[in-house]
RNA sequence: CUUAUCAAGAGUGACGGAGGGACAGGCCCUGUGAAGUCCGGCAACCUGCAAUUGCAAGGUGCCAAUUCCUGCAGCGCAAGCUGAAAGAUGAG
Numbered sequence: 001c002u003u004a005u006c007a008a009g010a011g012u013g014a015c016g017g018a019g020g021g022a023c024a025g026g027c028c029c030u031g032u033g034a035a036g037u038c039c040g041g042c043a044a045c046c047u048g049c050a051a052u053u054g055c056a057a058g059g060u061g062c063c064a065a066u067u068c069c070u071g072c073a074g075c076g077c078a079a080g081c082u083g084a085a086a087g088a089u090g091a092g
Base pairs, nucleotide, nucleotide: 001092002091003090004089005088006087011039013038014037015036019029020028021027023071024070025069026068040063041062042061044060045059046058047056048055049054067086072083073082074081075080
């Protein structure tokens, strides 16, 4: 860069000590312990077996809130709806 998916799923643990939720605006989570590491778990994509739904968990990934919501455009009195953009993950 291209492409597919993003409304589900996942701890009552240990260490750690103040941040985190991509960015901006909100709104949230957090000493009833944040980030990170270990263990544990989930099963999105690839892989293996199936040949379809499923099983496994090898490679990445993931484990608060729809990608937390909105950020641009269209429709609408409004609430809101739809499609993009941006982002994340896998594969090439």
This is a predicted structure of a 92-nucleotide RNA (SAM riboswitch aptamer (S box leader)) from a sheep gut metagenome.
Its mean pLDDT, the model's own confidence on a scale to 100, is 83.